[in-house]
């Protein structure tokens, strides 16, 4: 070249086509403590891009770019 998967919070991962995109884990801010650590509560953060279907798309569809992996 082809083909097959992936792409969501700093990270690791959910999410029958209809919720405010949700958890853990980090950062910060309280609470406790003589100070820290732990524990408890709180805050902040994300759908790789660009059409298309559809009332409605993280999700289906296509093409493009990045990763994994066959194959030549």
């Nucleotide at each position: 070249g082809c083909g097959u998967u992936c792409a969501u919070a700093g990270u690791u991962c959910a999410a029958c086509g209809g919720a405010u995109a949700g958890a853990a884990u980090a950062a910060c801010g309280g609470u406790u403590u003589c100070c820290g650590a732990a524990a408890c509560c709180g805050u902040c953060g994300a759908u790789c891009u660009g059409g298309g279907u559809u009332c409605g798309a993280u999700u289906c569809c296509c093409a493009g770019u990045g990763g994994a992996c066959g194959c030549a």